Model confidence (mean pLDDT): 75 of 100. A computed fold for a 431-nucleotide RNA from a Fibrobacterota bacterium, annotated as Bacterial RNase P class A. The RNAcentral record of the sequence draws on ENA.
[in-house]
C1' cells in the first nucleotide's frame, strides 16, 4: 500500500418552542362518608418538579420463571435433539476441544450415534446397482473360408476374419456410485495370487477427563450407497398462556329471603290437555256490576283513557355484566472494582432504580454542528506547465436507515443508511 478474515461498539449530538404520558407536591373542582373538623375518591382543572423504547423492541423459531387446569406409578402413541467435555434455571443457545470437508492463509462450514437387527430405495445409461454378472477388450484351445509360402504330388507351414468352447475383471465403456487403491513380482492373458507402501478389520501399548490420536502384531480384505426412508438405541419433553389469574363491584333484568299492603264478582265465546260422555282443566276476547287513577269539568251526575292478584312497594342476600383494582415491572436486573477460569461462565464488595400505555404516550417545528456531492478562493506537493493530489475557508443541494414496548427473562434468526475501533492473514515497495 492492495485484497481479505475474525471480533467489539455507536447509530445522529446541542439548544429553543409547542405538544403526549407514567408518578409526585400544593391548590381547586365535583361525588360519597360526617352533626361538624375533617376523610376518601382513576371527579375536575391548573401550577411546579420528575421518568418516558431497542439493537433488534421485529418473527414468534427454542428455552426457562411465573400463573391456572390436569396429574399415583408406569406403558402405548407423538415430538424434539444426536461427536465430546464444559456453561446455564433451562435450551435445538453459548464456549472450548476432536473429527471431516473448503480456503495459499487469517478462517469458514457440518443432523457429526447405528447400514451383518429387519423392511424398503438406489431414476436415465450400463453386461451387472448387491443375488451375482461379463458389452468392447486380453488370453488359450477348437473348427471353416478365402488367402500366402513349402512340397512333382499327398499334404504341411504361417498369419489374418467371422463362428464355438474356456479363462480373466489388468484396461475401454456406463453411471452420483461398480466388489479396496497404487507399484513391482508373477502369469497364456489376468488377478491381494504374491510382496512393500497407503487404507480397511482384530488386538495390544501408550497419551488423553473424553471425542480422538500416535505406534506395534496379526487378517489378504470380509454383504456399495441412502436413516433430513421407515426403522433402531440414547436423552428429554403434561396442557393452556398476563385476553393466564386474583380481588372490589353500578343501573337495568333475573333469582332467593323476609317485611308490609292487596278487591273483586257474574255470566258467554274461542282455544290446550284429559275423558265414551257428563265435566274438569290452559290461555285469550268481548259484556254487565263493583272498585283505584288521570283528563273534561266551578263542583255532582255524566263522559274518555289506563288499571284493577296474571300482584305491587321496601329491605337484605347470592350469582353475573359494564367499570375499576392487583398481577405490572427490583429482575437468573444493569453499572464499577477485585477474584477464580484459556474461554463461555461463577463467587465477593461497592455504589444505583432505569418505560409500564390499555385506542394504547415517548412526537413535531427551526436554528447550529456532524456526513457527502458541486462549485469558488488560498496554501503546500508532484511534474508531461495546465492538470492530478492534499489540507482549509466560504457558498448551494441532498441524506440521516431498519424498525415502535404491552408479563418478564436466556437465546436463535431476519432488518439495518451511516460510522468508530482492536487483532489476524496473504501478497507488492522501501529502508
Nucleotide at each position: 500500500g492492495a485484497a481479505g478474515c475474525g471480533g467489539g461498539c455507536c447509530g445522529g449530538a446541542u439548544g429553543g418552542c409547542c405538544g403526549c404520558u407514567g408518578g409526585g407536591a400544593u391548590c381547586u373542582u365535583c361525588g360519597g362518608c360526617u352533626c361538624g373538623c375533617g376523610c376518601c375518591g382513576u371527579u375536575u382543572g391548573a401550577u411546579c418538579c420528575u421518568g418516558g423504547a431497542g439493537g433488534a423492541a421485529a418473527g414468534u423459531c427454542c428455552g426457562g420463571g411465573c400463573a391456572c387446569c390436569a396429574u399415583a406409578g408406569g406403558a402405548c402413541g407423538g415430538g424434539a435433539u444426536g461427536c465430546u467435555g464444559g456453561c446455564u434455571a433451562a435450551c435445538g443457545g453459548c464456549c472450548a476441544g476432536g473429527c471431516g470437508c473448503g480456503g495459499c492463509g487469517a478462517c469458514g462450514c457440518g443432523a457429526c450415534g447405528g447400514a451383518a437387527a429387519g423392511u424398503g430405495c438406489c431414476a436415465c445409461a450400463g453386461a451387472a446397482a448387491a443375488u451375482a454378472u461379463a458389452c468392447c477388450g486380453c488370453u488359450c484351445g477348437g473348427a471353416a473360408a478365402a488367402g500366402g509360402c513349402c512340397g512333382c504330388a499327398a499334404g504341411g507351414c504361417c498369419g489374418u476374419u467371422c463362428c464355438c468352447g474356456a479363462g480373466u475383471a489388468a484396461g475401454g465403456g456406463u453411471g452420483a456410485a461398480a466388489u479396496g487403491g497404487c507399484g513391482a513380482g508373477g502369469u497364456a492373458a489376468g488377478a491381494g495370487c504374491u510382496c512393500a507402501c497407503c487404507g480397511c478389520g482384530u488386538u495390544c501399548c501408550c497419551g488423553g477427563c473424553g471425542a480422538c490420536g500416535g505406534g506395534g502384531a496379526c487378517g489378504g480384505c470380509a454383504g456399495g450407497g441412502c436413516a433430513a426412508a421407515c426403522c433402531c438405541c440414547a436423552u428429554c419433553c403434561g396442557g393452556u398462556g398476563c385476553a393466564a389469574g386474583a380481588c372490589c363491584a353500578a343501573a337495568u333484568a333475573g333469582g332467593g329471603u323476609g317485611g308490609c299492603c292487596g278487591a273483586g264478582g257474574a255470566g258467554g265465546g274461542c282455544u290446550u290437555u284429559c275423558g265414551c260422555a257428563a265435566g274438569a282443566u290452559c290461555g285469550c276476547c268481548g259484556u254487565c256490576c263493583c272498585u283505584g287513577g288521570a283528563g273534561c269539568g266551578g263542583u255532582c251526575c255524566g263522559c274518555u283513557c289506563c288499571g284493577g292478584c296474571c300482584g305491587g312497594c321496601c329491605a337484605c342476600c347470592g350469582g353475573g355484566u359494564a367499570g375499576g383494582u392487583c398481577g405490572c415491572u427490583c429482575g437468573a436486573g444493569g453499572c464499577g472494582g477485585c477474584g477464580g477460569g484459556c474461554a463461555a461462565c461463577c463467587g465477593c464488595c461497592g455504589a444505583c432504580c432505569c418505560a409500564g400505555a390499555u385506542g394504547g404516550a415517548u412526537g413535531g417545528c427551526c436554528a447550529u454542528c456532524c456526513c457527502a456531492a458541486g462549485c469558488g478562493a488560498u496554501c503546500g506537493g508532484g511534474c508531461u506547465u495546465g492538470c492530478c493530489c492534499g489540507a482549509u475557508c466560504g457558498c448551494u443541494u441532498g441524506a440521516g436507515a431498519c424498525a415502535g414496548a404491552a408479563c418478564c427473562c436466556g437465546g436463535c434468526u431476519u432488518a439495518u443508511a451511516g460510522g468508530c475501533c482492536c487483532g489476524c492473514u496473504u501478497c507488492c515497495c522501501c529502508c
It matches the Rfam family "Bacterial RNase P class A". By type it is a ribozyme. A source record names the gene rnpB.